Annotation: Large-subunit ribosomal RNA, half B from an SAR202 cluster bacterium, 1244 nucleotides, folded computationally. It matches the Rfam family "Bacterial large subunit ribosomal RNA". Rfam links the family to the GO terms ribosome and structural constituent of ribosome. RNAcentral holds the full RNA, with entries from ENA.

Context: one part of a larger RNA
RNA sequence: CCUUCGUUAAGGAAUUCGACAACUUAACUCUGUAACUUCGGAAUAAAGAGUGCCCGUUUGGUAGUGUUUACUUGCUAAACAUGGCUAAAGCGGGUCGCAGUGAACAGGCUCAGGCGACUGUUUAUCAAAAACAUAGGUCUCUGCUAAAGCGAAAGCUGAUGUAUAGGGGCUGACGCCUGCCCAGUGCCGGAAGGUUAAGGGAAAGGGUUCGUUUCAAUUCGUUGAAACAAAGCUCUGCACUGAAGCCCCGGUGAACGGCGGCCGUAACUAUAACGGUCCUAAGGUAGCGAAAUCCCUUGUCGGGUAAGUUCCGACCUGCACGAAUGGCGUAACGAUCUGAGCGUUGUCUCAACGAAGGACUCGGUGAAAUUGCAUGGCCGGUAAAGAUGCCGGCUACCCGCAACAGGACAAAAAGACCCCGUGGAGCUUUACUGUAGCUUGGUAAUGGAUUGUGUUUAUUAAUGUGUAGGAUAGGCGGGAGACUUUGAAGCAUCGGCGCUAGCUGAUGUGGAGUCAACCUUGAAAUACCGCUCUUUACUAAAUUCGAUUCUAACCUCGUAGAAAACGAGGGACAUUGCCAGGUGGGCAGUUUGACUGGGGCGGUCGCCUCCUAAAGAGUAACGGAGGCGUCCAAAGGUUCCCUCAAGGUGGAUUGGAAAUCAUCUUAAGAGUGCAUUGGCAUAAGGGAGCUUGACUGUGAGACAUACAAGUCGAGCAGGGACGAAAGUCGGGCAAAGUGAUCCCACGGUCCCGAGUGGAAGGGCCGUGGCUUAUCGGAUAAAAGCUACCCCGGGGAUAACAGGCUAAUCUCUCCCAAGAGUUCAUAUCGACGGGGAGGUUUGGCACCUCGAUGUCGGCUCGCCGCAUCCUGGGGGCGAAGCAACUCCCAAGGGUCCGUCUGUUCGCCGGUGAAAGCGGCACGCGAGCUGGGUUCAGAACGUCGUGAGACAGUUCGGUCUCUAUCCGUUGUGGGCGUAGGAGAUUUGAGGAGAGCUUUCCCUAGUACGAGAGGACCGGGAAGGACGGACCUCUAGUGUACCGGUUGUUCCGCCAGGAGCAUCGCCGGGUAGCUAUGUCCGGAUGUGAUAAGCGCUGAAAGCAUCUAAGCACGAAGCCAACUCCUAGAUGAGAUCUCCCAUCCCUAAUUUAUUAGGGAAUAAGGCUCCCGGAAGACUACCGGGUUGAUAGGCCGUGAGUGUAAGGCGAGUAAUCGCUUCAGCUAAACGGUACUAAUAAGCCGAAGA
Repeated sequence: CCUUCGUUAAGGAAUUCGACAACUUAACUCUGUAACUUCGGAAUAAAGAGUGCCCGUUUGGUAGUGUUUACUUGCUAAACAUGGCUAAAGCGGGUCGCAGUGAACAGGCUCAGGCGACUGUUUAUCAAAAACAUAGGUCUCUGCUAAAGCGAAAGCUGAUGUAUAGGGGCUGACGCCUGCCCAGUGCCGGAAGGUUAAGGGAAAGGGUUCGUUUCAAUUCGUUGAAACAAAGCUCUGCACUGAAGCCCCGGUGAACGGCGGCCGUAACUAUAACGGUCCUAAGGUAGCGAAAUCCCUUGUCGGGUAAGUUCCGACCUGCACGAAUGGCGUAACGAUCUGAGCGUUGUCUCAACGAAGGACUCGGUGAAAUUGCAUGGCCGGUAAAGAUGCCGGCUACCCGCAACAGGACAAAAAGACCCCGUGGAGCUUUACUGUAGCUUGGUAAUGGAUUGUGUUUAUUAAUGUGUAGGAUAGGCGGGAGACUUUGAAGCAUCGGCGCUAGCUGAUGUGGAGUCAACCUUGAAAUACCGCUCUUUACUAAAUUCGAUUCUAACCUCGUAGAAAACGAGGGACAUUGCCAGGUGGGCAGUUUGACUGGGGCGGUCGCCUCCUAAAGAGUAACGGAGGCGUCCAAAGGUUCCCUCAAGGUGGAUUGGAAAUCAUCUUAAGAGUGCAUUGGCAUAAGGGAGCUUGACUGUGAGACAUACAAGUCGAGCAGGGACGAAAGUCGGGCAAAGUGAUCCCACGGUCCCGAGUGGAAGGGCCGUGGCUUAUCGGAUAAAAGCUACCCCGGGGAUAACAGGCUAAUCUCUCCCAAGAGUUCAUAUCGACGGGGAGGUUUGGCACCUCGAUGUCGGCUCGCCGCAUCCUGGGGGCGAAGCAACUCCCAAGGGUCCGUCUGUUCGCCGGUGAAAGCGGCACGCGAGCUGGGUUCAGAACGUCGUGAGACAGUUCGGUCUCUAUCCGUUGUGGGCGUAGGAGAUUUGAGGAGAGCUUUCCCUAGUACGAGAGGACCGGGAAGGACGGACCUCUAGUGUACCGGUUGUUCCGCCAGGAGCAUCGCCGGGUAGCUAUGUCCGGAUGUGAUAAGCGCUGAAAGCAUCUAAGCACGAAGCCAACUCCUAGAUGAGAUCUCCCAUCCCUAAUUUAUUAGGGAAUAAGGCUCCCGGAAGACUACCGGGUUGAUAGGCCGUGAGUGUAAGGCGAGUAAUCGCUUCAGCUAAACGGUACUAAUAAGCCGAAGA
């Protein structure tokens, strides 16, 4: 020092994010118990009282004993009395202690709010919650071979259940309630119409060619070519038919979801019951509201507090509440979250002492991470921008041990944040493409009847009014007559059609006519005939669709079990195979661009023009400016002709500044389709005539260039336009007006044609189809989220810190307009300008991504000065006091709380003052972990969704061992020219350094007064520091006493052990603070700002230039401490002394080296210590009080045991202020320091 414990004066939450932790409380009996309430609770609410031991008494049970009675005379039974023991309480009395559930076990309580009703469940291993579940509510599906689920199927669950049942979704007890919107999406229903697949259907077309025709050749037999082309075969295939779906019509919100804006208005103002207007599917109702939701915001008011970013109650301005993704309340409940109070406390002021286990020393055993090498200092600088290792200084004898953590951008983990990768994975969806499943149609398994309908074909019959017009004229052709007793007109009845005018059929009656050219019309008679169109009807055939029915395929069920059979029910449906349409994040595979002063958001991506561009070309940036994605049949070609704009002057009816005319000036300021640049009057500008060169086939040679593309181009051939001709013309004054390849289509074609001929198909030439605009174009076809995340990389690239810079920031200077009654400069200072600093916000992206831990607090500080206080001065718009401002000055000092995570800030109270900054926004291998910043959850908002939010809210793992440097201590070695013991000097270093109040001077100076000093003297404090333990106080597990439970010493008595030292009351020494004492004093020297003396340069003036004197808490000393390793090793005093051996040299008695034994002295060793980790230090070692013991004293506790006595007993009294007693003090050799060993000079 750490961990775990015990105690603590005074205060009592002041601590802190937060009473975290610890303490308090606690058992039983009794008393008593509020709001509220779902009447059950709340409730052990809260708040109180009692509890030991002894005696007596009241009640019960019972062994035994006694008495009486009864009889079956017994080991009998019953009753009564007595009674030892015993149970549960009560009452009365006594008695001891500080304390009686005496130890141990055993709720702290209350008030208010949020959320969730509750008990329950959950992230095994960072989240226990407000999340999940829940009973209850509601919607929806499901009629049994149920729906739903698992499965390839068989089959199984559902369920041996049957709508009071089962599945799914949402909500979440209970109470009061649950508004408006069906436009969008979903779901449900509908089927008229539109659209629509396979299949059906077959018009039409293509290919082939028997043949025919034409042409050519011919040996006259024929052959060849071309065109047309039957049947068959083959390819394509219109109309029509053809379900669901989609479109469409409706319904549906306890389905997904949604639920406005502007303007005006009341007799103060404000506000708006009221009015207007726009939009919508509808514009948010009740209730609640700065809330788990409110950004601004610490909203405003009230409460609570001395002080309240939290909390409670209100208000309503709801950024961005709101009604089963439920709204608002709510008793009870909660290891939930928030605020407050009482109690209680070492959480704190402010720490102290003690205990155990570690640490430390000795013995034994004995790891790990880490490690480029190490001979591993400080400061300043430098450097890939923060150096033990480089440069320059400074400092430093060699080596340990114990400690501390500032550094080694310490260790650990190829950063989880960020970016990148044509990396991965999980998830989502109205991304793309598929797909299981579901659904719909066709067809097969699949059959028989009846009936209806549609379509087609055929027969027959009917049908037909635009206007004009006799009137309901289908079209064309023929046509002058046709019909009629085989019954005309008319009439009646019935039927059909219909444009309501009529047409037509049947039956009856009737008994002889009816109609046609004529008048209108494009068209003339249903007078008549033929063909035919629209629509309709009958019949027939074919076919499609539908309905009904049958039973034998097929399915289900039954007879207790298998097969077959049978029976019952269903039935050509269902089901299954194949084909096809729809639906289909249920599932799967993928995509989801780049540039970028990080990324995202924004912007951009190709082409043209200019500048940047540095006088050839070229040249970058998310540099500065603009354009293009065309236009023109003339705005092209050619030939000929013309000259513009603007201004001046003059003239003309309207006429003006500008219309048109004349004239002058005038190289271009005009115009050139469209940007700009370069051009252009010889015009490329303006006009007229004729025209199509806006041609075909080519192309020497150049420019430009990675390639691919791009640009210019004379000439030649063909056939043209204009021009008399020369000649010009292969679009446009030029430079933009764009897209490779594949694929497809159309036109052409001497090409190829799978035995041959054709064909199919392809090639070649021409043309067309891409905002392939991410414009050299990944595919025909593609969006998102990740905080559940992963991998590979990056300091090539962000967030922290450093660095560079200094726009911003802070400070300052210059100028001085103005304010200041006057007056720039007492004070303030505009418009401007110059600097410094490196604390802000930034910029840059230089070290670090094989990791430099991030805000705030705590602890511990060190430094700067642009000074908050104290000190010294100048100015003042300084009377005094108090201010203001500037200069000097960094010695010391510079508070406690409420709120909030806060830094900051506000507030309360003090104070001389409550300074500003730096140190990786100092300090996490020192602590904390409230905030931020993982995984859970919720609210508001955004998003279809997965999810997201410098929005909010609750919760959420901080790593035992220190190698080196550094720092604090403490030793060993060697040195200090012989060896020792003492006493010192002080080069140098460190520490300390604060200040207030009151009194006197003096109520004086000053002042009208109010007020009120300088200078000087004194007293008492605060904070800080040092030392100490006499006092006060704490501790004091080695002292004394009390006491509970239990075990043991045989029992009693008396003790011992254990229960936190069992608990409780005291307490010696020591250690301590809250206690006591002391300190920062004084004077000296040199100075700062400033004030002076003398005094020139400069005949004056001047504090200065020479010279001299003052002047501050600051500087140097002084004060305290360390210090001669101060290798520069100092000084003084004292002690020991000149023995022996060996070697070498010579000058032969000296020198040098080595060794031995000793001296003075020291050490080992031993007894110890208010010294101490070890070591060291100090005392002692028999000539001795060093420790222990013993004796005494002090001091503590508080009257021992035993005995005697009193009392029934508990207990009490006397002996007895006894007994016991640690560390203190004094004494005393009883015990132990015995004995012994070792080291240690001969002096260059």